THF (Tetrahydrofolate) riboswitch aptamer from a chicken gut metagenome, 117 nucleotides, folded computationally.
RNA sequence: CAGAGUAGGAACGGCGCGUUAAGUGUCGGCGGAUGGGAAGUUGCCGCCGGACGAAAGCCCCAUGCCGGUGUUGGUCACACGGGCAUCGACGCUGCGGUGCCGUCUCCGCAUCCGCUG
Numbered sequence: 001c002a003g004a005g006u007a008g009g010a011a012c013g014g015c016g017c018g019u020u021a022a023g024u025g026u027c028g029g030c031g032g033a034u035g036g037g038a039a040g041u042u043g044c045c046g047c048c049g050g051a052c053g054a055a056a057g058c059c060c061c062a063u064g065c066c067g068g069u070g071u072u073g074g075u076c077a078c079a080c081g082g083g084c085a086u087c088g089a090c091g092c093u094g095c096g097g098u099g100c101c102g103u104c105u106c107c108g109c110a111u112c113c114g115c116u117g
Stems, first nucleotide, its partner, number of pairs: 001117003008106002011103006017096003026050007036113003040109001056093003060088001062086005068080004
């Protein structure tokens, strides 16, 4: 003199969470870790408190209503099928600036000491 080596970000994949609203993001306070070591801003994380904020739908069963077809001489009744509404599990598809892990990629913190050439 040069270089390597953080925290973290994006994309993809997997497994989940929430959709009965947590999480995420945001504001304030406190704390923690942070190139190999010390230690400190920037970013990052955790906790507490506050404000704000959302996309659900389908399948199936059941119930109610309304026509139809068949059995019958007719009624009652029975059977079959269709439409609408309501309800609720399981499941599925979505949605969320959603959690974790992995891969790859981006980035490669300033001081002192240290490492490599």
Of the family's consensus pairs, 84% are formed in the model.